Bacterial large signal recognition particle RNA from a Syntrophomonadaceae bacterium, 264 nucleotides, folded computationally.
The sequence was found by an Rfam model in a public genome assembly.
Of the family's consensus pairs, 92% are formed in the model.
The source organism's lineage runs through Bacteria, Bacillota, Clostridia, Eubacteriales and Syntrophomonadaceae.
Rfam family: Bacterial large signal recognition particle RNA. About the family: The signal recognition particle (SRP) is a universally conserved ribonucleoprotein involved in the co-translational targeting of proteins to membranes. It is annotated as a non-coding RNA gene.
[in-house]
């Protein structure tokens, strides 16, 4: 150095979670790399730690080993950005009020603040007028009989003369009914640019007379105080994505190391 054979060892691998650790069934990631039974209210082991049975391949592209790459979980009180709950009136927005007058704007020499002087508006008396009601009044109607007058006709009394009740009718007239220019009385009020006196003087309005320039607070802007959680700020809580830091890692790649027996 070849051959035959056998053994060691190989048939995925990792991540969370779970366990006192390990490993497996479960789930996730990569990847295709033996069968059967156990197996999350778990199954099985005991420090390089699945148990039991079988099977294929076998010293190398597959087996150990260092280095290199990183597919992917994981944690992070390291930053950013977006989002969402909760909370705050102690902050802006936005709103109410009170102050004060910078600027706009209004009034103002046809006289601003102010100051005298007087009137109204208020109250009570006394009248005036008006409205609504009603009374009186005028006209006109109104009593078969129990109103008055006059009573045709008819009745009664009487020798006669004359006398007596008294119906229609007509005419008045009472209760009453209707109409009504005015005028008198009475009562009432959501009644009046009303008139007189008397009184009152907050407040408003107006008027004359001094006087000789400001006044006002609508609107912007200041200032104090209150309210308001929709936005905007501030606390705090969660989730997302992206970067930063550990951490653990498959698949890759590169190098290096390897058993035993016989034959030739």
């Nucleotide at each position: 150095c070849c051959g035959u054979g056998u053994u060691a060892g190989a048939c995925g691998g990792g991540g969370a979670g779970g366990u006192a650790g390990c490993g497996g069934u479960g789930c996730c990631c990569u990847g295709u790399a033996c069968c059967c039974g156990c197996a999350a209210u778990c199954c099985g082991c005991u420090a390089a730690a699945g148990c039991g049975g079988g099977g294929u391949c076998g010293a190398a592209u597959u087996c150990c080993c260092a280095c290199c790459c990183g597919c992917g979980g994981c944690c992070u009180u390291u930053g950013a950005u977006u989002u969402u709950c909760a909370g705050g009136g102690c902050u802006g927005c936005u709103c109410c009020a009170g102050g004060a007058a910078a600027g706009u704007g209004g009034c103002g020499a046809a006289g601003a603040u102010g100051g005298u002087c007087u009137g109204g508006u208020c109250u009570c008396g006394u009248g005036c007028g008006g409205c609504g009601c009603u009374a009186a009044c005028u006209c006109a109607u109104g009593a078969a009989u129990c109103c008055c007058g006059u009573c045709a006709g008819g009745u009664c009394c009487g020798g006669a003369a004359g006398g007596a009740a008294g119906c229609a009718g007509c005419g008045g007239u009472a209760a009453g009914u209707g109409a009504g220019u005015a005028u008198u009385g009475g009562c009432g009020g959501g009644u009046g640019c009303c008139a007189c006196g008397a009184g009152g003087c907050u407040g408003c309005c107006g008027g004359a007379c001094c006087g000789g320039a400001g006044c006002u607070a609508a609107c912007u802007a200041c200032c104090u105080g209150g309210a308001u959680a929709a936005c905007g700020c501030c606390u705090g809580g969660g989730a997302a994505u992206c970067a930063g830091g550990g951490u653990c890692a498959a698949c890759g790649g590169u190098g290096g190391g390897u058993a035993c027996a016989c034959g030739g």